[in-house]
Context: one part of a larger RNA
RNA sequence: GGAUGAACGCUAGCGGGAGGCCUAAUACAUGCAAGUCGAACGGUUCCACUUCGGUGGGAUAGUGGCGCACGGGUGAGUAACGCGUACGCAAUUUGCCCUCAAACGGGGGAUAGCCCUGGGAAACUGGGAGUAAUACCCCAUAGAGUUAUGUUGUCGCAUGGCGAGAUAACUAAAGUUCCGGCGAUUGAGGAUGAGCGUGCGUCUGAUUAGCUAGUUGGUAGGGUAACGGCCUACCAAGGCGAUGAUCAGUAGGGGGCGUGAGAGCGUGGCCCCCACACGGGUACUGAGACACGGACCCGACUCCUACGGGAGGCAGCAGUAAGGAAUAUUGGGCAAUGGGCGCAAGCCUGACCCAGCCAUCCCGCGUGCAGGAUGACGGCCCCUAUGGGUUGUAAACUGCUUUUGUUUGAGAAGAACUAAGUACAUUUAUGUGCUUUUGACGGUAUCUUACGAAUAAGCACCGGCUAACUCCGUGCCAGCAGCCGCGGUAAUACGGAGGGUGCAAGCGUUAUCC
Numbered sequence: 001g002g003a004u005g006a007a008c009g010c011u012a013g014c015g016g017g018a019g020g021c022c023u024a025a026u027a028c029a030u031g032c033a034a035g036u037c038g039a040a041c042g043g044u045u046c047c048a049c050u051u052c053g054g055u056g057g058g059a060u061a062g063u064g065g066c067g068c069a070c071g072g073g074u075g076a077g078u079a080a081c082g083c084g085u086a087c088g089c090a091a092u093u094u095g096c097c098c099u100c101a102a103a104c105g106g107g108g109g110a111u112a113g114c115c116c117u118g119g120g121a122a123a124c125u126g127g128g129a130g131u132a133a134u135a136c137c138c139c140a141u142a143g144a145g146u147u148a149u150g151u152u153g154u155c156g157c158a159u160g161g162c163g164a165g166a167u168a169a170c171u172a173a174a175g176u177u178c179c180g181g182c183g184a185u186u187g188a189g190g191a192u193g194a195g196c197g198u199g200c201g202u203c204u205g206a207u208u209a210g211c212u213a214g215u216u217g218g219u220a221g222g223g224u225a226a227c228g229g230c231c232u233a234c235c236a237a238g239g240c241g242a243u244g245a246u247c248a249g250u251a252g253g254g255g256g257c258g259u260g261a262g263a264g265c266g267u268g269g270c271c272c273c274c275a276c277a278c279g280g281g282u283a284c285u286g287a288g289a290c291a292c293g294g295a296c297c298c299g300a301c302u303c304c305u306a307c308g309g310g311a312g313g314c315a316g317c318a319g320u321a322a323g324g325a326a327u328a329u330u331g332g333g334c335a336a337u338g339g340g341c342g343c344a345a346g347c348c349u350g351a352c353c354c355a356g357c358c359a360u361c362c363c364g365c366g367u368g369c370a371g372g373a374u375g376a377c378g379g380c381c382c383c384u385a386u387g388g389g390u391u392g393u394a395a396a397c398u399g400c401u402u403u404u405g406u407u408u409g410a411g412a413a414g415a416a417c418u419a420a421g422u423a424c425a426u427u428u429a430u431g432u433g434c435u436u437u438u439g440a441c442g443g444u445a446u447c448u449u450a451c452g453a454a455u456a457a458g459c460a461c462c463g464g465c466u467a468a469c470u471c472c473g474u475g476c477c478a479g480c481a482g483c484c485g486c487g488g489u490a491a492u493a494c495g496g497a498g499g500g501u502g503c504a505a506g507c508g509u510u511a512u513c514c
Stems, first nucleotide, its partner, number of pairs: 001514004006510005013365006019358002021323001026321003030318003035066003040063002043060007073276003082202008092194002097190006105139004115128005145170005151164005175182002203249003210240003215237008252273004256267004278299005301312004329355001331354003337351001338349004368400004378391005405451002409447002414441001419436007458503005463484003469498005479486002
């Protein structure tokens, strides 16, 4: 000198963009943060019309489907195939989506809701009767599927891979509708996501030198989507280590970011990956979890209780307490972008978009411009004291301007969709065009009218480094100080004043990095 998620002191006019618990992964009151589908199902209920037969529309507890594994948070753990990079899987999987092929036949028994009836303070829970489905089960159909046996072609990377026949066994489906569709089953391929393996790289300590029994390898089996001591039984005695094993400490990793001419050094707030969700463990469901707002168990803590028993998990968004030098609103909206569900309308969305607070940072603007010497008054300094120098064109005064401010009026872009109507093209389901409809921010940005210099300057420093000097006070005192150092009676170094220098809505100090 540069930089910061900064803090502190003094000061403070405005706008734009960004950022905002670095400490206690401490404890949490309250509200919200994941639902949706009636075009899967049986019911319940409300409204309108009614020719009293029905018709149309709405709401929904329950069964069922999809989602809840995304999005959002945090960095405790982890020195590891965790991350980065480059390969590999002939050892794998992949819901929704796209393409292709085939097929969608028949039957059955339950169960929630509802009804009846119990237990309990509550959370909740038991019994009986009986009902539906795209819920569940059985049969049929069966190939380019799976398994087994056997034939054959071809290829290679060792186990083998790919393909074509044959035989046997096994395995599927679901309806609904506005009749256009939307779905459901099997197989092949794609896309996307995920899993696994390997080479190389990845902090400090030897005042840590030996470590290891599922340990290292083999055989067999189990398990997994899949290879594997991943697990089990048996067998062998191996495996790692001064090229630093083991142990201890510290730490999420990278893209980046800061600095530097570079080499490098330091760092990890935003994006990607990983890990975690009160501490620890376990599996279930599912395409996917060993699951932040799911389940079970143990533990600590908090709360309710009729003392029998129950409930909970903000490292989601706000907010509270505590800790701390220190870090914001219990705000608005789904209008846009994106996500879930749905044919759709739509519903949900503290993701997101906005607004609020904070000079925390960066950038921009303003606090006026021109004229004006009797060089005024006042202040300060000097002296040869009716004076001179300086503050200083500074002020007053005159003219001008109006960014900003106050006032008047106008007023966005962000909107593309969707839906309805309509026209055209037409492969009959879509596409294109027009009209109407949709804005939280917001009467905001912006433009405009009027007024009036009006509403707006501080902070640090002035011995040298280092730009900027005199007087007074003090007298090794009070004090200053980044280093050298200054102060003991003439202090340009302490305190004040005048003057000056630097930066400026900031200026200094402290901390940390280069």